[in-house]
RNA sequence: GAGCUAUCGAGAGCGGCGGUUAGGGAACUGGCCCGAUGACCCGCCCGGCAACCUUUGAGUCUUCUUGAAGGUGCCAAAGCCAGCCCCAAUAGGGGUCGAUAGGCA
Numbered sequence: 001g002a003g004c005u006a007u008c009g010a011g012a013g014c015g016g017c018g019g020u021u022a023g024g025g026a027a028c029u030g031g032c033c034c035g036a037u038g039a040c041c042c043g044c045c046c047g048g049c050a051a052c053c054u055u056u057g058a059g060u061c062u063u064c065u066u067g068a069a070g071g072u073g074c075c076a077a078a079g080c081c082a083g084c085c086c087c088a089a090u091a092g093g094g095g096u097c098g099a100u101a102g103g104c105a
Stems, first nucleotide, its partner, number of pairs: 001104001004102005013046001015045005023034003028083004047075003051072009079097001084094003
């Protein structure tokens, strides 16, 4: 990082301290929500969730289930809702875009 595969309606702190300062919730639009009681973002600490990968153990050792450790990731609201197509018009189905992981370059 063009592009490939998988997942994205579940889960988990509005946590503490310091910094910064007016916006933020991926882009655009319409909503809605969060934010000077300091959000978002940056750094440190503690806690947690569990999708992918690695190592390892157990089981009924299979194509399955499950525990632990590690590498990423994540911890407001369905990826907050919708916008494009289909439909029986709906948290229905399929896309676009985006995020995360793995592999690839």
Molecule: SAM riboswitch aptamer (S box leader)
Organism: Dehalococcoidia bacterium